[in-house]
C1' cells in the first nucleotide's frame, strides 16, 4: 500500500418527520411552541356513485408466467450517482416499485376542527445551460 469488519464524530440519502423551550422519573419521556407535512369540513361547481362496499397516507400501480397459497419475469410510477449551494436539460450507471390504517363513512371546499413530526440507510460516473454565494489576484 490493499482488503475486510467494528466502533465514534462529522458529513450525506430517502422521508413532512428539523429547531426552541420548560419539566424530572435524566428517559430515543412528557408538555408547550415555531416550522414542516396529513385528515376532516360549506357556498358555487361537479357528480348520479352506494355489497363487486367505499376511503385515507405513499412513488409504489397494473400485467403474465408457475408445482395455485409462495416465487419469477414485467410495468404505470419514484429515488441515488456530494460542483460551494439551489434550479433545468442529456447519456450511463444503480436501486425501489413496499406497507399500514379508518371501519359502512368523507367529491371539491372558506371560516372551523383534528393529527403526526416517526423509521431505516452510507452514495462519491460524464456532460451542458441559468441563478446565487465565498475566496484570492489586479
Nucleotide at each position: 500500500g490493499c482488503c475486510a469488519a467494528a466502533u465514534a464524530a462529522a458529513c450525506g440519502c430517502u422521508g413532512a418527520a428539523u429547531c426552541u423551550u420548560u419539566g424530572u422519573u435524566u428517559a430515543u419521556c412528557a408538555a408547550a411552541g415555531a416550522g414542516c407535512g396529513g385528515g376532516a369540513a360549506a357556498a358555487c361547481c361537479a357528480a348520479c356513485a352506494u355489497a363487486u362496499g367505499g376511503g385515507g397516507u405513499g412513488a409504489a400501480u397494473c400485467c403474465g408466467g408457475u408445482a395455485u397459497u409462495a416465487c419469477c419475469g414485467g410495468u404505470a410510477g419514484g429515488g441515488u450517482u456530494a460542483u460551494u449551494c439551489u434550479c433545468u436539460u442529456u447519456c450511463a450507471a444503480u436501486c425501489c416499485g413496499a406497507a399500514c390504517c379508518c371501519g359502512u363513512c368523507a367529491g371539491c371546499u372558506a371560516a372551523u376542527c383534528u393529527c403526526g413530526u416517526a423509521a431505516g440507510c452510507g452514495u462519491u460516473g460524464a456532460a451542458a445551460g441559468a441563478g446565487a454565494g465565498g475566496g484570492u489576484g489586479g
Molecule: c-di-AMP riboswitch aptamer (ydaO/yuaA leader)
Organism: Clostridiaceae bacterium